[in-house]
RNA sequence: AGAGUUUGAUCCUGGCUCAGGAUGAACGCUAGCGGCAGGCCUAAUACAUGCAAGGCGAGGGGGCAUUUCGGUGUCACCGUCGUACGGGUGCGUAACGCGUAUGCAACCUACCCACUACUGGGGGAUAGCCCGGGGAAACCCGGAUUAAUACCGCAUAAUACAGGGGGCCCGCAUGGGUCUAUUUGUUAAAGAUUUAUUGGUAGUGGAUGGGCAUGCGUUCGAUUAGCUAGUUGGCGGGGUAACGGCCCACCAAGGCGACGAUCGAUAGGGGAGCUGAGAGGUCGAUCCCCCACACGGGCACUGAGAUACGGGCCCGACUCCUACGGGAGGCAGCAGUAGGGAAUAUUGGGCAAUGGAUGCAAGUCUGACCCAGCCAUGCCGCGUGCCGGAUGAAGGCCCUCAGGGUUGUAAACGGCUUUUAUCUGGGAAGAAGACCAGGGAUGCGUCCCUGGGUGACGGUACCAGAGGAAUAAGCACCGGCUAACUCCGUGCCAGCAGCCGCGGUAAUACGGAGGGUGCGAGCGUUGUCCGGAUUUAUUGGGUUUAAAGGGUGCGUAGGUGGCCUGGUAAGUCAGUGGUGAAAUGCGGUCGCUCAACGAUCGAACUGCCAUUGAUACUGCGGGGCUUGAGACAGAUGGAGGUCGCCGGAACGGAUGGUGUAGCGGUGAAAUGCAUAGAUAUCAUCCAGAACACCGAUUGCGAAGGCAGGUGACUACGCCUGAUCUGACACUGAGGCACGAAAGCAUGGGGAGCAAACAGGAUUAGAUACCCUGGUAGUCCAUGCCGUAAACGAUGAGGACUCGCUGUUGGCCUUUCGGGGUCAGUGGCUUAGGGAAACCGUUAAGUCCUCCACCUGGGGAGUACGCCGGCAACGGUGAAACUCAAAGGAAUUGACGGGGGUCCGCACAAGCGGUGGAGCAUGUGGUUUAAUUCGAUGAUACGCGAGGAACCUUACCUGGGCUAAAUCACACUGGACGGGUUCAGAAAUGGGCCUUCCCGCAAGGGCCGGUGUGAAGGUGCUGCAUGGCUGUCGUCAGCUCGUGUCGUGAGAUGUUGGGUUAAGUCCCGCAACGAGCGCAACCCCUAUGAUUAGUUGCCAGCACGUUAAGGUGGGGACUCUAGUCAGACUGCCUGCGCAAGCAGAGAGGAAGGAGGGGACGACGUCAAGUCAUCAUGGCCCUUACGUCCAGGGCUACACACGUACUACAAUGGGAAGGACAGAGGGCUGCAAACCCGCGAGGGCGAGCCAAUCCCAGAAACCUUCUCUCAGUCCGGAUCGCAGUCUGCAACUCGACUGCGUGAAGUCGGAAUCGCUAGUAAUCGCAGAUCAGCAUUGCUGCGGUGAAUACGUUCCCGGGCCUUGUACACACCGCCCGUCACACCAUGGGAGUGGGUUGCUCCAGAAGCCGCUAGUCUAACCACGCAAGUGGAGGACGGUGACCACGGAGUGAUUCAUGACUGGGGUGAAGUCGUAACAAGGUAACCGUA
Repeated sequence: AGAGUUUGAUCCUGGCUCAGGAUGAACGCUAGCGGCAGGCCUAAUACAUGCAAGGCGAGGGGGCAUUUCGGUGUCACCGUCGUACGGGUGCGUAACGCGUAUGCAACCUACCCACUACUGGGGGAUAGCCCGGGGAAACCCGGAUUAAUACCGCAUAAUACAGGGGGCCCGCAUGGGUCUAUUUGUUAAAGAUUUAUUGGUAGUGGAUGGGCAUGCGUUCGAUUAGCUAGUUGGCGGGGUAACGGCCCACCAAGGCGACGAUCGAUAGGGGAGCUGAGAGGUCGAUCCCCCACACGGGCACUGAGAUACGGGCCCGACUCCUACGGGAGGCAGCAGUAGGGAAUAUUGGGCAAUGGAUGCAAGUCUGACCCAGCCAUGCCGCGUGCCGGAUGAAGGCCCUCAGGGUUGUAAACGGCUUUUAUCUGGGAAGAAGACCAGGGAUGCGUCCCUGGGUGACGGUACCAGAGGAAUAAGCACCGGCUAACUCCGUGCCAGCAGCCGCGGUAAUACGGAGGGUGCGAGCGUUGUCCGGAUUUAUUGGGUUUAAAGGGUGCGUAGGUGGCCUGGUAAGUCAGUGGUGAAAUGCGGUCGCUCAACGAUCGAACUGCCAUUGAUACUGCGGGGCUUGAGACAGAUGGAGGUCGCCGGAACGGAUGGUGUAGCGGUGAAAUGCAUAGAUAUCAUCCAGAACACCGAUUGCGAAGGCAGGUGACUACGCCUGAUCUGACACUGAGGCACGAAAGCAUGGGGAGCAAACAGGAUUAGAUACCCUGGUAGUCCAUGCCGUAAACGAUGAGGACUCGCUGUUGGCCUUUCGGGGUCAGUGGCUUAGGGAAACCGUUAAGUCCUCCACCUGGGGAGUACGCCGGCAACGGUGAAACUCAAAGGAAUUGACGGGGGUCCGCACAAGCGGUGGAGCAUGUGGUUUAAUUCGAUGAUACGCGAGGAACCUUACCUGGGCUAAAUCACACUGGACGGGUUCAGAAAUGGGCCUUCCCGCAAGGGCCGGUGUGAAGGUGCUGCAUGGCUGUCGUCAGCUCGUGUCGUGAGAUGUUGGGUUAAGUCCCGCAACGAGCGCAACCCCUAUGAUUAGUUGCCAGCACGUUAAGGUGGGGACUCUAGUCAGACUGCCUGCGCAAGCAGAGAGGAAGGAGGGGACGACGUCAAGUCAUCAUGGCCCUUACGUCCAGGGCUACACACGUACUACAAUGGGAAGGACAGAGGGCUGCAAACCCGCGAGGGCGAGCCAAUCCCAGAAACCUUCUCUCAGUCCGGAUCGCAGUCUGCAACUCGACUGCGUGAAGUCGGAAUCGCUAGUAAUCGCAGAUCAGCAUUGCUGCGGUGAAUACGUUCCCGGGCCUUGUACACACCGCCCGUCACACCAUGGGAGUGGGUUGCUCCAGAAGCCGCUAGUCUAACCACGCAAGUGGAGGACGGUGACCACGGAGUGAUUCAUGACUGGGGUGAAGUCGUAACAAGGUAACCGUA
């Protein structure tokens, strides 16, 4: 620091996901040790049991025990100090609660410290104890008696308190301080004792701790916008330690809020923790500080301090006891229990240390604390050994498997060590004190020295010794991201998965194994937070098209603001001071063997406050300026706005005339109109709406928008001048106004057009597109609505940054061509910007100011709430759930019922067919024991098959074999073989007879057997493959190198202008070249030359025959087959730059590629073939192998393809006659002759073939016949008789003869071939082959046409261009309803809870006020006394406040609800075809 994921690929936008760190964690697997830390995040749920706050006899009396009668010990009570600390929890709280900085001139502070003064003298009670009583208990009541450091007077008294007078000083105000031999009044105490002390009272000061107040900071929601009556302030009181509406009476009417009041939700706050480069985000366990709470709620008392966790009272809920009358209780202290939960420990030891309470002290108490226990919860450390050891052992795994690789120096084996664990022994520090004893010093308070004495942890840490490698390794992962690969199993199953995605028979992705990688006493998974994410952007983002500029203006608050000058010092900057607790973090040093951990010092704590200074910038207030802005004057412009008046054309209508049969409408029609006279035409009239030409790429307006002419009213811009004001400015949240069309309301108007509606068409349907009609509406007035793809998809204002060229308005200038300038409006373009397209002085460039808006797609601009509206609806505007994308621009293709251009028997023009018939053949289907398999649009179907009776043969039935065949090696035996016979369908099995060859030999040949090695499979996968092939297509294309352009995919080249059969060639060109294709080179053919001359030829010469190149001979000709020549637009004319084209051109056998063949670019179709062959993998192995017999592949209701033969006279039949080419032939072709009607048979010359044979070519020609008919056409079918091949023609061969004589009279929709020696037609040959289904196929020659105007259309193809939402590429993509399943959600008669406002009722405890009743020790008065009265107090009564509770009525929120609405998701459901191409009616926005 980045990576994966949208695409065929690219760039961008954008979300999702991953790698890192962290954790009070949990879960899974695993686990040796130690140190240090941490440990109910949930139910502030309920709690059994024990413990957690007591102490003091040096305050008091008394009880009990003991007593050596001196005393000692102990206990409840009174008293006093403490119990407000320490410990727990996070409910509540959005608050001066917390943090930070201040203030208190408005305050308190027990214990502690220092100082000052005092401590005199009295009185009355009351616990306890005793007696009596009540109660189950808790406990309570009455009487008598008693003490105090308990309580109450009195005395004294101030620097205390209250009031009055005077002086001085200070403060921001109220005010404060201080002095006064100035004054008046008020207020106190307690004693104990061992005589040393200690306590008490008043006061001042300090320290500590608190209280109150203030500035600033402190979560989310505006779908919470208004809140407030003690409310805000004042005066006077009350209350408090103290200020204060804290409380009360009265007076005033204020106070808070867009800088977010009120309301709702959530939450203890901070130091800190985690993360991050930082800014930030998130968090508030452990430790420290503060706050709040103590079963829920309320209340006060006591006290220095509480509204009190282990105090009290009351109400409530709950639990327990009860004799039913009444009582008791509060673990959010430490343990522990139940419950909840994914989940969190021992009912441990000790006060030894630290700290606290109390006491003079010893001491007592202390679940604070110190320790131990449990838990891998975390962090840190250690170990599970180290060295050597290669036949690289065995085993495992893998492979190309004689063998190799890997596990792997790993093991074995040899040597060494002993941490840890185990055992044995030793053994701390933490402890210094208090206190006691002795000694010393002293200012008598105390201090110092020596000794004694105190350890829960713990016989722990640590140390030593002993033996022995001995006691100790797992977890996750291995497709990419991401480090690590193979085999087997499985077969879209089982499963995996963080994202992308794996799995449908060769899975590095599932499961196992081997191996590897990572970490390691841990490793993974899950949850959560930060990071990556610049993905909320202050640092640090955007808004033309990706999400995003408000429809437009005016303007409030707010934000921002020109030039000069001096002032101030708020912002800003600097210095200094205070504070910023400690811990944490960082740096140094040190201590535990290291580390974690800890100690100490430092810096830091980016903050806040104060103070002193600086003054550039900003602010503030003062003075000035003119350039921003505005005003003024003069010209000028325009479809700017409002209202009125006027006009012509056209459409429609009315009346009348002329006139007659149609009009209208469409792709074609029909509906409609018309003989009651339409349409057409003329005249006159009426009505409404819109304004041709001018007119423009123009103008005006803020936008919406504005168009006949004219008038009135009105607004505005620009230009020129430089007369005035003097920053008056810009933007603009809310607000206000304007705002197309549609729509709404009321009233008019209504010609044309035209939703709805009706009819006619179209169509599978057609609630559409087309046609005929037609109502709202469109128009006017007034009032609403407030939205549009309200668009330049581009907010407003200002400044700056090259140019060229149009145009509108004004001004200046002019040599009248033009030039300059300001404002507007267009095109192109530089720099620059941008993902690109593009923008480019009218910015999307470079900057400034302000506003608005965006943050993945869907759900959804939906729901709910609120606001607006008459309504329609508008504004504001979510969530659940779901997806791994959705998008933008551009690229290459493909496609288009887009365009341009070109080509092809593509159409057209022609000729002949197919589709109808019969038959042949192939296929489908069906059938079958089997009808073997493959080929299936074009590119399967007379195809593999160029020969299925057996064989072939792969299929079926049945019968056999476990091998056969071949090869190699070794061993062994022998002939092999032949003949014959038996069983059998044969294979096969058995019997009998006969018997080796070559070689001198060794040995070899042949055959059988045994063994070893290699079996065999037409079984599967052509979607694992090679090879071969089809097709696009013999179409003209397909690419590369370098360069250039582009961020890139890519482009350029290859496009363009011509030309060609051709990417053929030429020209041009940021391209220049090259390759594979095209063409040429090859073969056949057409002409000629030459060479050669047999088997071919025969002109001339000779011989010769009935005839015949038969013979001699010839080398002329034909021919044969070698070699050459020839054709290149070379020549001419025209056109053209050229390439080239044209010409009945010349010449030539042939002319523009002469004709034909071979030859098939990059690639496409997972095209075809595992059954030609080869081959990976899988499968079978007495069978899926192999042998044999028979059957089947030949089936037959049908359907299709391809042929053949026909339907006849251009023909059939008969007779006669003529002319090819190319082939084949020894298991062969076979002449001649003989036999047979014939197929054929017999005999057999010749020929290994330019020699002989197959072999008669046929159409054709001549003559005769048939005369239009199911025929003298046609030949199927069937019968009989034969021939040939073959082991064998039944299933199932071909042929011959005789007989039979079916359909068929030219073929519906549709469809095929062919452009010249072609189509058509005629025969001949060959391969395969015993024979043959052949009419097929491959070749050969004979005869031999017609037509092409042309490229509009159909099909296919090439190039350019355009659109695209397609890329499996239009056989694409994709929308909505319906049906089914699941999910979340809205509405919903309601129902059940929570919270809360308001109005009431009621009112416990308590405090306060009042009080005429009852009671009453201290003090006072009177009285000799008893007593009486007073003061004060208690009880009672009453009033105010108020918790709980209750009633009513609202608000809000959660859950639930028959039914209902839409939404989302779901391999193969239904209906249609809306969108993407002109998507077949261009699409889209608003509205009805």
Molecule: small-subunit ribosomal RNA
Organism: uncultured bacterium